[in-house]
RNA sequence: GUUCCCGUAGUCUAGUGGUUAGGACUCCACGUUGUGGCCGUGGCAACGAGGGCUCGAAUCCCUCCGGGGACA
Numbered sequence: 001g002u003u004c005c006c007g008u009a010g011u012c013u014a015g016u017g018g019u020u021a022g023g024a025c026u027c028c029a030c031g032u033u034g035u036g037g038c039c040g041u042g043g044c045a046a047c048g049a050g051g052g053c054u055c056g057a058a059u060c061c062c063u064c065c066g067g068g069g070a071c072a
Base pairs, nucleotide, nucleotide: 001071002070003069004068005067006066007065010025011024012023013022018055027043028042029041030040031039048064049063050062051061052060
């Protein structure tokens, strides 16, 4: 330089155009416990940035940013 893939909470991950973006771990509160842990209940927290198509975009298109693979 060419080409392909990926980007969703602190971490991992589901979501192939339509209900309030779901789950696990973590964290917080309460219960339980002599204390802690385990366990139970509840809660906080996310679509990389900009633009476009559409009645409607995490999802489709374009550009950029970041990460990775292949070739040179």

The prediction has a mean pLDDT of 80. Predicted 3D model of a 72-nucleotide RNA (transfer RNA) from Ostreobium quekettii. RNAcentral holds the sequence, with entries from Rfam. Its Rfam family is "tRNA".